[in-house]
RNA sequence: UGGUAGAGUAGAGGCGCGAACCGCAAGAGUAGCUUCAUGGAGACCGGCAGGUCGAGGAGACGGAGUGAAAGGGUGUUUCGCCGAAGUUGGAGAAGACGCCGUUUCUCCGGCUGGUAUCGCAGGUGAAAACUUCGGUACUGUCACCCGUCGGGUGAAGAGCUAUCUUGCCG
Numbered sequence: 001u002g003g004u005a006g007a008g009u010a011g012a013g014g015c016g017c018g019a020a021c022c023g024c025a026a027g028a029g030u031a032g033c034u035u036c037a038u039g040g041a042g043a044c045c046g047g048c049a050g051g052u053c054g055a056g057g058a059g060a061c062g063g064a065g066u067g068a069a070a071g072g073g074u075g076u077u078u079c080g081c082c083g084a085a086g087u088u089g090g091a092g093a094a095g096a097c098g099c100c101g102u103u104u105c106u107c108c109g110g111c112u113g114g115u116a117u118c119g120c121a122g123g124u125g126a127a128a129a130c131u132u133c134g135g136u137a138c139u140g141u142c143a144c145c146c147g148u149c150g151g152g153u154g155a156a157g158a159g160c161u162a163u164c165u166u167g168c169c170g
Stems, first nucleotide, its partner, number of pairs: 001170006008163004014082001016081005022075003032066005038060001042053004046100003085112010113139007121132004141155006
């Protein structure tokens, strides 16, 4: 000094990712509550168990009055970041608890470079929307090829770029 392998540091992609406060729209004149009328025995709590209300009138339907919230969405700002993060399978813990389920967190694996959009697809949901899968378009990185400076094909973030260090080889 070149190559290769390991281990660090710092970066890039872009409507980039996530979190928090606040605001806005929607949720919705909905749920609930009160009352009147009809009516006449069930209704409700996630399921089982077990309970709550009910002939002193349940549910349901209709009239009148009153009237929310959560999660999700969106905007500014702030913060943390570039497997950021999301999703999925399993295990564990916590809350509640009689058990299961549900919710939150942690760990171990799988998949996804990113964004947007579409879908007589799957799942959740009251809806909005979210998510899985698939398609399309744009975009970033690397490899190979072409040569019209631009294009084509493929791959994946355990990647790519820069740089420090250690081992090995020349």